The part of an RNA shown here (small-subunit ribosomal RNA, 5' domain) has 497 nucleotides and comes from Firmicutes bacterium ADurb.Bin080. The coordinates come from a structure-prediction model, not an experiment, and the mean pLDDT is 82. It was read from a public genome assembly. It matches the Rfam family "Bacterial small subunit ribosomal RNA". Gene Ontology terms of the family: structural constituent of ribosome and ribosome.
Context: one part of a larger RNA
RNA sequence: GGACGAAAGCUGGCGGCAUGCCUAACACAUGCAAGUCGAACGAAAAGUAGCAAUAUUUUUAGUGGCGAACGGGUGAGUAACACUUGAGCAACCUACCUUAUACAUCGGGAUAACGCCUAGAAAUGGGUGCUAAUACCGAAUAAGACCACAGUAUGACAUCAUACAGGGGUCAAAGUUCAGGCGGUAUAAGAUGGGCUCGAGUCCAAUUAGCUAGAUGGUGAGAUAACAGCCCACCAUGGCGACGAUUGGUAGCCGGCCUGAGAGGGUGAUCGGCCACACUGGAACUGAGACACGGUCCAGACUCCUACGGGAGGCAGCAGUGGGGAAUAUUGGGCAAUGGGCGAAAGCCUUACCCAGCAAUGCCGCGUGUGUGAAGAAGGUCUUCGGAUUGUAAAGCACUAUAUUGGGGAAGAACACAAUGACGGUACCCAAGAGAAAAAGCCCCGGCUAACUAUGUGCCAGCAGCCGCGGUAAUACAUAGGGGGCUAGCUUUGUCC
Numbered sequence: 001g002g003a004c005g006a007a008a009g010c011u012g013g014c015g016g017c018a019u020g021c022c023u024a025a026c027a028c029a030u031g032c033a034a035g036u037c038g039a040a041c042g043a044a045a046a047g048u049a050g051c052a053a054u055a056u057u058u059u060u061a062g063u064g065g066c067g068a069a070c071g072g073g074u075g076a077g078u079a080a081c082a083c084u085u086g087a088g089c090a091a092c093c094u095a096c097c098u099u100a101u102a103c104a105u106c107g108g109g110a111u112a113a114c115g116c117c118u119a120g121a122a123a124u125g126g127g128u129g130c131u132a133a134u135a136c137c138g139a140a141u142a143a144g145a146c147c148a149c150a151g152u153a154u155g156a157c158a159u160c161a162u163a164c165a166g167g168g169g170u171c172a173a174a175g176u177u178c179a180g181g182c183g184g185u186a187u188a189a190g191a192u193g194g195g196c197u198c199g200a201g202u203c204c205a206a207u208u209a210g211c212u213a214g215a216u217g218g219u220g221a222g223a224u225a226a227c228a229g230c231c232c233a234c235c236a237u238g239g240c241g242a243c244g245a246u247u248g249g250u251a252g253c254c255g256g257c258c259u260g261a262g263a264g265g266g267u268g269a270u271c272g273g274c275c276a277c278a279c280u281g282g283a284a285c286u287g288a289g290a291c292a293c294g295g296u297c298c299a300g301a302c303u304c305c306u307a308c309g310g311g312a313g314g315c316a317g318c319a320g321u322g323g324g325g326a327a328u329a330u331u332g333g334g335c336a337a338u339g340g341g342c343g344a345a346a347g348c349c350u351u352a353c354c355c356a357g358c359a360a361u362g363c364c365g366c367g368u369g370u371g372u373g374a375a376g377a378a379g380g381u382c383u384u385c386g387g388a389u390u391g392u393a394a395a396g397c398a399c400u401a402u403a404u405u406g407g408g409g410a411a412g413a414a415c416a417c418a419a420u421g422a423c424g425g426u427a428c429c430c431a432a433g434a435g436a437a438a439a440a441g442c443c444c445c446g447g448c449u450a451a452c453u454a455u456g457u458g459c460c461a462g463c464a465g466c467c468g469c470g471g472u473a474a475u476a477c478a479u480a481g482g483g484g485g486c487u488a489g490c491u492u493u494g495u496c497c
Stems, first nucleotide, its partner, number of pairs: 001497004006493005013366006019359002021324001026322003030319003035066003040063002043060007073277003083201007092194002097190007105139004114129006145170003149166001151164005175182002203249003210240003215237006222230001252274004256267004279300005302313004330356001332355003338352001339350004369399004379390004404432005412423001441486005446467003452481005462469002
């Protein structure tokens, strides 16, 4: 000198754009943050039309489907194939989507809802009877799918891979509609997303030198989507290490950001990618996908309810509260846009998101007036008492218009047409009228370092980044006048280069 997610002191006019718990991964009142589909299904309630049968509309809990594994948060753990980069899988999976081929035949038994009875304070149930399905089950059919055989050709990287043809065994489906469609099953391919393996890179300590029994390898069996001590039985005794094993400490990693001429050093807020976590520890279930933040089970700590028998909960989602702290915001508006889930659609949901609010926290822009004005006014300060300075500064004169008021008024809207804007009557444009009126501070002035005098004080009170000032004429303390610097900020403190 530059930088900051900063804080403190003094001060503070406006706007735009950003940013805003770095500390206690401390505890949380309250509300909201994941639903949707009646064009899968039975029922109930209410309404409309009708004398009625019936038709039709809306709503609701339930069965069923899809979603809830995304989106949002945090950085505790992790020194590791976690991340970055480059390869590999002839060892793998992939719902929805796209393309292609083929198929969808015949049956069955339940169950929730609902009714009745019943246990319990509640949470939650239990018994019995009835009913439907794109829920569940059986059979059929079926391949170039899967399984085990044996064959030929080609290829390779050891197990092997690809193509062709053979007989044997195994496996499927669901309907609905406005008859346009929307769905269902199998296989192959694509796309997307993931899983696994390897080369290289990735902090400090040797006042950490030896570490290791599933440990290193083999055979066999199991498990997995898949390879593998991943797990198990048996066998062998290996494996790692001064090229730093092991142990201990610290830490999410990167694109980036700051600084620097660069090399480098520091850092990892916001935004983007990856990882990990969801009160603490453990576990699996469902599912294409989780070992699952707003799912389940077990254990623990804590909080709450209780009729004492037993139950309920998890803000590191958005707001908000207490606490901690030098310190960090509203229990706001809206789905109008972008995006997501469901739906054929209308649409519903969406604290993602878009906006508004608060904060000089930062960056940028604008303003606090402009021109003229010498009697160099008054006042202040200094003075050698002559004057000098404040100073064109003020006053005076002439102008101008950001705040104010009134009028007009968007783009952002894309979805054939129509309709649709939270922000917002905002931005912006025009005009009016009183009137410079409402708007300047902070730090410094001994040297470094731009800027000096007077008074007070008298090693006192005090200053100070370093050197150092102060003990009676202090340009270094305090006040005043003057001056210098920056400016809606200024200075200090902290941290990095």